[in-house]
RNA sequence: CUGGCUCAGAACGAACGCUGGCGGCAUGGAUUAGGCAUGCAAGUCGAACGGGUUAAUGGAGCUUGCUCCAUUAACUAGUGGCGAAAGGGUGAGUAACGCGUGAGUAACCUGCCCUCAAGUUGGGAAUAAUUCACCGAAAGGUGGACUAAUACCGAAUUGGAAAUAAUAACACAUGUUAUAAUUUCUAAAGAUUUAUCGCUUGAGGAUGGGCUCGCGUCCAAUUACGCUUGUUGGUGAGGUAACGGCUCACCAAGGCUAUGACGGGUAGGUGGUCUGAGAGGAUGGUCACCCACACUGGGACUGAGACACUGCCCAGACUCCUACGGGAGGCUGCAGUCGAGAAUCUUCCGCAAUGGGCGAAAGCCUGACGGAGCAAUGCCGCGUGAAGGAUGAAGGCUUUUGGGUCGUAAACUUCUGUCACAGGGGAUGAAUAACUGACAGUACCCUGAGAGGAAGCCACGGCUAACUACGUGCCAGCAGCCGCGGUAAUACGUAGGUGGCGAGCGUUGUUCGGAUUUAUUGGGCGUAAAGGGUUCGUAGGGGGUAUACUAAGUUUGGUGUGAAAUCCCGUGGCUCAACCCCGGAACUGCAUUGGAAACUAGUAGACUAGAGUAUCGGAGAGGUAAGCGGAAUACCUGGUGUAGCGGUGGAAUGCGUAGAUAUCAGGUAGAACACCAAAAGCGAAGGCAGCUUACUGGACGAUUACUGACGCUCAGGGACGAAAGCGUGGGGAGCAAACAGGAUUAGAUACCCUGGUAGUCCACGCCGUAAACGUUGUGAACUUGAUGUGGGUCGGCUCAUCCCGAUCCGUGUCGAAGCUAACGCGAUAAGUUCACCGCCUGGGGACUACGGCCGCAAGGCUAAAACUCAAAGGAAUUGACGGGGGCCCGCACAAGCGGUGGAGCAUGUGGCUUAAUUCGAGGCAACGCGAAGAACCUUACCUGGGCUUGACAUAUAUUUGCAAUCUGGUGAAAGGCUCGGUGAAAGCCGAGUUUGUCCACACAGGUGCUGCAUGGCUGUCGUCAGCUCGUGCCGUGAGGUGUUCGGUUAAGUCCGGCAACGAGCGCAACCCGUGUUGUUAGUUACCAUCAGGUAAUGCUGGGGACUCUAACAAGACUGCCCGUGUUAAGCGGGAGGAAGGCGCGGACGACGUCAAGUCAGUAUGGCCCUUAUGCCCAGGGCUGCACACGUGCUACAAUGGUCGGUACAGAGGGAAGCAAGAUCAUGAGAUUGAGCUAAUCCUCAAAAUCGGCCCUAGUUCGGAUUGGAAGGUCUGCAACUCGACUACAUGAAGUUGGAAUCGCUAGUAAAGGCGUAUCAGCAACGGCGCCUUGAAUACGUUCCCGGGCCUUGUACACACCGCCCGUCACAUCAUGGAAGCUCACUGUACCCGAAGUCGUUGUACCAACUCUUCUUGAGCGGAAAACGCCUAAGGUAUGGU
Repeated sequence: CUGGCUCAGAACGAACGCUGGCGGCAUGGAUUAGGCAUGCAAGUCGAACGGGUUAAUGGAGCUUGCUCCAUUAACUAGUGGCGAAAGGGUGAGUAACGCGUGAGUAACCUGCCCUCAAGUUGGGAAUAAUUCACCGAAAGGUGGACUAAUACCGAAUUGGAAAUAAUAACACAUGUUAUAAUUUCUAAAGAUUUAUCGCUUGAGGAUGGGCUCGCGUCCAAUUACGCUUGUUGGUGAGGUAACGGCUCACCAAGGCUAUGACGGGUAGGUGGUCUGAGAGGAUGGUCACCCACACUGGGACUGAGACACUGCCCAGACUCCUACGGGAGGCUGCAGUCGAGAAUCUUCCGCAAUGGGCGAAAGCCUGACGGAGCAAUGCCGCGUGAAGGAUGAAGGCUUUUGGGUCGUAAACUUCUGUCACAGGGGAUGAAUAACUGACAGUACCCUGAGAGGAAGCCACGGCUAACUACGUGCCAGCAGCCGCGGUAAUACGUAGGUGGCGAGCGUUGUUCGGAUUUAUUGGGCGUAAAGGGUUCGUAGGGGGUAUACUAAGUUUGGUGUGAAAUCCCGUGGCUCAACCCCGGAACUGCAUUGGAAACUAGUAGACUAGAGUAUCGGAGAGGUAAGCGGAAUACCUGGUGUAGCGGUGGAAUGCGUAGAUAUCAGGUAGAACACCAAAAGCGAAGGCAGCUUACUGGACGAUUACUGACGCUCAGGGACGAAAGCGUGGGGAGCAAACAGGAUUAGAUACCCUGGUAGUCCACGCCGUAAACGUUGUGAACUUGAUGUGGGUCGGCUCAUCCCGAUCCGUGUCGAAGCUAACGCGAUAAGUUCACCGCCUGGGGACUACGGCCGCAAGGCUAAAACUCAAAGGAAUUGACGGGGGCCCGCACAAGCGGUGGAGCAUGUGGCUUAAUUCGAGGCAACGCGAAGAACCUUACCUGGGCUUGACAUAUAUUUGCAAUCUGGUGAAAGGCUCGGUGAAAGCCGAGUUUGUCCACACAGGUGCUGCAUGGCUGUCGUCAGCUCGUGCCGUGAGGUGUUCGGUUAAGUCCGGCAACGAGCGCAACCCGUGUUGUUAGUUACCAUCAGGUAAUGCUGGGGACUCUAACAAGACUGCCCGUGUUAAGCGGGAGGAAGGCGCGGACGACGUCAAGUCAGUAUGGCCCUUAUGCCCAGGGCUGCACACGUGCUACAAUGGUCGGUACAGAGGGAAGCAAGAUCAUGAGAUUGAGCUAAUCCUCAAAAUCGGCCCUAGUUCGGAUUGGAAGGUCUGCAACUCGACUACAUGAAGUUGGAAUCGCUAGUAAAGGCGUAUCAGCAACGGCGCCUUGAAUACGUUCCCGGGCCUUGUACACACCGCCCGUCACAUCAUGGAAGCUCACUGUACCCGAAGUCGUUGUACCAACUCUUCUUGAGCGGAAAACGCCUAAGGUAUGGU
């Protein structure tokens, strides 16, 4: 930088957890369109009708309390009218003219309502109720008889309707309207209070509806050479209120589709709602409009209106009743119930209001509606008190113990009274002259009492406001993402405190936002995901210059519409607000109409700058076909020739005495074309290379002429398309998958070698992919330059196309501006723009599965999801790393010398053992290390015994004047000591004598844990030359520069250069020792000269010369010379000099690394123990021994051993000491003890050297081990475990050490001894020092190890001891396939076929009307029933999803 994931916001018909005072307004079955008990939700009208019942009054009969008649009133089943098609519910279906919006209907209907006109004449026949009889369990039904109407039916008339042809007017295509004519059909009803209400017909209106059309309206092409047969159209007929294949007959063969048909999935649509800056995205609950549905499916009837939620018929499923024959039912109305579910309320009051139905009205009905109830479900409002109050109370928490904080918070004092509570009053809503209130004794008002009854939830690591303590210890747990927790957790749990919100607060779910993360606004594709392999080209998209016209787009006005509600603005009403009312604006839209003509578009006729054609010219591995050529290779034949060849890192397999390889000659075969040759040329890409010929494509340059936008891009589509592979047939020299053999290797199915088949080659046909890459689509235009190269043309100058300049086309490099995340690109753009196409949207799953298409196959093209992760990725930076590169250094290698590893012993470690074998140290950088010294002690360990304010410190309390010290006195007494027992000891007990006995609280103590909490100190890289900073500059930034580069050095040492200039820590120097000299000073050191003296000696006087001592100076600086080098730094050589290029040696250790080491040296946070993990003792252990390793000593011998003689140091140490000398002892040593507090005295060499012996052997080497030394030595309280030493005796292994490995570059290695700390003694053969003797070698930097600088790659950053891949095993999850099984939906064919419309027939049926012989008649008309078409459900078969 890209890119995903996540969070902070708002919202919700929500749910869950914790909590819960009041009120107002809203909202409340989102899941099973699952099943439903019970009640209610549609009736009304007696002023349409005849009856009935009850009551009253009157009358009659008279059986005196019954019957009948009349009237009145109320109620009423039935006939009849209107309503029941509204209201209410739900969202299953529906992707549709269903909805939205705007039009049309000259193609239509409309009850009730309004206006106008006309009328309401005169008749008739039935029927329910009722009654009688019968059937049935019931529901219900059948028959006979009687009766009314505003029920029904004719007749008359007005008017109307239909058909036919005519005239006139009008219009929008069919047409419409008016007029008169003919034919056919067709009206009415009454009621009552006499004022009306009805009824019929016509015309008009209003309202409501039907139908048609334009536009808009979800997802996927893994649904496309697709869908359709009433399908598309016509004619005719039928049907409907009405147009229409709506239906039927016939005719034609059409219709739809990439602008997505058909099929599939999902879904009621809208006003709106949520979110958003907007554009958008999501959504459609309440309210409003439309649609659809009413148990599932089908059907019609009635009616103005239905194919009808609480009507009818049929079929099906389910439930209920039943006398088993048969019946009944439909809460997606209001309540309520069960079920399922995370989840959604009362079986309430009232028709008082608003509205609806009926009625003349009173009125009746109304689960519509008005209200109340339940639920923090939401929005809004209010409260839980206010003011004062510091000894900053108690208490909690914390603390560095001082304090801090909760905190004016509380207590306390003074007040107030909202809500709630109690008492009293008490509405508006009621419209009226009056009556009438479910809500409701509610809202509201007044009074009263008392701070009383009323606060929680979440968070506090970052994002994100808010921190501490304790508990826990990768456990328990947290978590939205990152992540937290492994003993000091601001992240878990709790507490205190703090922050946020507040009657709520959190969580979960969902939507939008943030996300410019699908980008119209507003993204990209060289390397991050992304340019199609290339080209041609269809649809489509976009398109040069000028003119005229049109007005589709465009633009500007008008008109209509855009329902109301919502949103916004302004008023108003509830105390405010939420909420409600009113007005305005807005509704970005659609339709229609007028104007404009720049642009786009269309039409017309023009133009030449784009594009193309013609002419001339040169360049080219452009393509195809045929022919030819030489070199090489292999093979064959022959000659020469002999033992090898070949091959490799080295070999072997292989070939060869049957004559190879080599060499000469000849022949055959196939494939490929050295040199030329090049960042060169050609081609669209793939690709193209010997030479010649033929055919052929394209590009380029020059010139004029012609055509006249013909041009660009391109979804689908066509063609081409490396290698490998496939098919058929050829060919086959070399090479060479597979395969075989030989090697290599732990293995080697590889790399190497010897062979070798497909293949590579040719012809024809497939395949269709590549890192098919410039990882960069095509075309066009514009934008400073420099320098190569290929092809042409022009100009200049010329002998010359030699050169120079200009220009066009290609092909490279470097670069300006600009762009880019950077890298880089940069006229051949990745710059600035335009046109079109392709492609991308986190990583993996997955260039995959399934489906489809293509292919002979291999396989290709297209192309998901589940699941999983919080990243994956690009470019650049700093490091680290590399069996990358360059330069350089180091005893790093090499060259040498000596060791270790083998033996014995010493010592340390591991392991084992043990009561304990205390602890630590662990590659280098633990292992003769802590330990400069474990018999006790040390000592930390074990066993056993003891102590508890303690072995040690401080302080208080209590008791008390006491101890040390000093002075004095006394002198065997004083003095609190003495004695005995016991014990291993500390100690305890007893006695005596003398007296002073008791005891608390803080705390002490811990070598207990954590070195991964620390300080300090130390090791290591490494005495390696590095590590940084300030300012400046460069870079978006990390960072870079400086510090790189050229030289040089031991060195980031120095010089030169340089966008750097300076500086710091390191290097060097300053410090110490040593090497030379001088000056000063001479005692304990020295002794040349002088003197004295001794057996001898600086022994003495003396001296200050020398050595030496120890203080100060000098000296060395590449200073001088020559050469070299950049006139540098420096380097090489030389002179002088004691010393020469850092003279030599030490001390000194940059930034940092290793969570390196040490809590056991000390210090120290935290934790732990406190009659013990503290303290004191005795004994034991740290020394234990099958074994393994490290470090050493001694050796294996003759450069030696042994015996004897003789010589030369330095540095140290010494008073509880060093000790001379003397004596004793074989010796260790003992006895005695001069001197010495030390340049004075003491301690002081060995190798070497001189001589003798040993004579190559387990020895005269080597010395382990062992023995006694009781009557060896020394130290010590004490040498058993467990000291050192001594002499005597014994005499082991070992004859120079495998793989491997260590040290050292000069006074070094090696060898030799001496001293010393610790220490009573000693394990010392160790450590630290000292001197003596005193070498060899370094060609060189290829290699091993370590390090420094530069550079390069990187997927590493805990940094290669990194990271990371695959198989296998087990478990779990998701997905594909799978024989088969099951369910759902659906297609096709056929069978069966209910109800019902329609059609046909129409009997043994029938009141009105007509005719008539007047009747038991005929007709008209109706109609049962049957048949036919259609058809739900069902069935069979076969497909699909």
Record summary
This is a predicted structure of a 1441-nucleotide RNA (small-subunit ribosomal RNA) from an uncultured prokaryote. The sequence is in RNAcentral, with records from ENA. It matches the Rfam family "Bacterial small subunit ribosomal RNA". Rfam links the family to the GO terms ribosome and structural constituent of ribosome. The prediction has a mean pLDDT of 83.